[in-house]
Context: one part of a larger RNA
């Protein structure tokens, strides 16, 4: 003297813009965080119609998504991260190229009938659909190969009407991801010196999307180590961030990019991707229901709650923007995300007035009693209105998307891009601007012995206290208590912690 996710005490007008559970990865009531899609498929139900149908809603197949996004730091010192290469590899969705889409079949839930449970849920018959599942064809530029040859695919929907729109199937390429894997670098400790048997390598073979002791068999006996193996202890890792001329020390809260978690231990399933926060399934401890037979649950998601803490917010509003999912679209869904609410937490601005006013008023304090200062400070006079108050106004965050109509172009009255016109769409915040009204509503906080700006009196009398250091106090204390007065900062101001 800078600094901090700070917390105390004392004060405390206002705005912006940030930022708040650091400690029990303790336990959690109650709400909502992941859907979507009838233009895939049957049925069912309500509305309106005689009725063809319409138009809404429901459970269920089935498609895609739920690996994203949002939270946290618990383990892990190296299968982590960072920077720089590698070669033996994947890949939904998207963009390009090149070719197909033929012919058939059997089932199931949903539905009925009867049943079993207290509940979670289940069972047996009967029947029904697909883009749900299967058999054939057809096949290469795929795949495998002993180069003779073998093997492998589809779904159709919308609409008067599909080469053209949205989809399917098979192959190349491509973007973006992801998996490997290699060099360096990335903590403390030697009062831790030896470790290691799949351990080190090789041959073969399993396996994986893929390289490998990754896994088996056989063989060899190697690998790591004082430039620290092994142990142990501590720790999420970078951009970065405080602080200093720098070198360097110290640190990793928001934010971003990695990695790991998901009440604890374990698996593996489905998938283009997991070994899955709100998916299974085993085992555990807790907690809830129970007809005691058996079941259910998982906030380190948003708010809240209880516990422990010096200490850390609202059970709030919106999809209007921006990003996701999902649809052909309209649109649904989104505590992601936009906002709004508390907290001087922190940084930044703005105000609490300006001018003039001496018989230097009263009052407080000090006095040597003459006066001396608090002081132009107040009163009183005159102005002006920034903030906060009241009232108008609404500019901007909003461009698109759809819809109607018209126009151009693309072999196209179903599809694409463009122009143009009208209508649609703000949760929140509201500005500059115009009126009103009023100095009204807005100053405290440490310190005054030296360091270190600022000193007099009372009181106390080694007491009662201050106090970073040096040291103050035992009857005239500039250092303890008030007082008045100055000093320094200022909606703050000390104080403690903790870096540099």
């Nucleotide at each position: 003297g800078a600094a901090u996710g700070a917390a105390c005490g004392u004060u405390g007008g206002c705005g912006g813009c940030g930022u708040g559970g650091a400690u029990u990865a303790g336990g959690c009531a109650u709400g909502c965080a992941a859907g979507u899609c009838g233009a895939g498929c049957g049925c069912u139900c309500a509305u309106a119609g005689c009725a063809a149908u319409a138009u809404g809603g429901g459970a269920g197949c089935g498609g895609c998504g739920a690996a994203c996004g949002g939270c946290g730091u618990a383990g892990g010192a190296a299968u982590u991260c960072a920077u720089a290469g590698g070669a033996a590899c994947g890949u939904a969705c998207c963009c390009u190229c090149a070719g197909g889409c033929c012919g058939g079949g059997g089932a199931u839930a949903g539905c009925u009938a009867c049943g079993g449970g207290a509940a979670a849920c289940u069972g047996u018959a009967g029947g029904u659909a697909a883009u749900a599942c299967c058999c054939g064809a057809u096949g290469a530029u795929c795949u495998c190969u002993g180069c003779g040859g073998a093997g492998c695919a589809a779904a159709g929907g919308u609409g008067u009407g599909a080469u053209u729109c949205c989809g399917c199937c098979c192959g190349g390429g491509g973007a973006g991801c992801g998996g490997c894997u290699u060099a360096u670098g990335u903590g403390a400790u030697a009062u831790u010196a030896g470790c290691u048997a799949g351990u080190u390598g090789g041959u073969g073979a399993g396996g994986u999307a893929a390289u490998g002791g990754c896994u088996c068999a056989c063989c060899a006996a190697g690998g790591c180590a004082a430039a620290g193996a092994u142990g142990u202890c501590u720790a999420g890792g970078g951009g970065g961030u405080g602080u200093g001329a720098g070198a360097g020390c110290a640190u990793g809260g928001c934010c971003c990019c990695c990695a790991c978690g998901a009440c604890c231990g374990g698996a593996a399933c489905u998938g283009a991707g997991a070994c899955a926060c709100u998916g299974u399934c085993c085992g555990g401890a807790c907690a809830c229901c129970u007809a005691c037979g058996g079941g259910u649950g998982g906030c380190u998601g948003c708010a809240g709650u209880c516990g422990a803490g010096a200490a850390u917010c609202u059970u709030c509003c919106g999809c209007a923007a921006u990003g996701g999912a999902c649809g052909a679209a309209a649109g649904u869904c989104u505590g992601a995300c936009g906002g709004a609410g508390c907290g001087a937490c922190g940084c930044c601005g703005c105000g609490u007035g300006c001018g003039g006013g001496a018989u230097g008023a009263a009052g407080g304090c000090c006095c040597u009693u003459g006066g001396g200062u608090u002081g132009u400070a107040a009163a009183c006079c005159g102005c002006u209105g920034u903030c906060a108050g009241a009232g108008g106004g609404g500019a901007u965050g909003a461009a698109a998307u759809c819809u109607u109509c018209g126009g151009a172009g693309g072999u196209a009255c179903u599809c694409c891009u463009c122009c143009g016109a009208a209508g649609u769409u703000g949760a929140c915040a509201g500005a500059g601007c115009c009126u009103c009204a009023a100095a009204g509503g807005a100053a405290g906080c440490a310190c005054g012995g030296g360091c270190u700006a600022a000193g007099u009196a009372c009181g106390u009398g080694c007491c009662a206290g201050c106090a970073g250091c040096c040291g103050c106090g035992g009857u005239a204390a500039c250092a303890c208590g008030u007082a008045c007065u100055g000093u320094g900062c200022g909606a703050a101001c000390g104080u403690u912690a903790u870096u540099c």
A computed fold for a 500-nucleotide part of an RNA from Candidatus Kuenenia stuttgartensis, annotated as small-subunit ribosomal RNA, 5' domain. The sequence was found in a public genome assembly. Taxonomically the source falls in Candidatus Kuenenia (Bacteria, Planctomycetota, Candidatus Brocadiia, Candidatus Brocadiales). The coordinates come from a structure-prediction model, not an experiment, and the mean pLDDT is 84.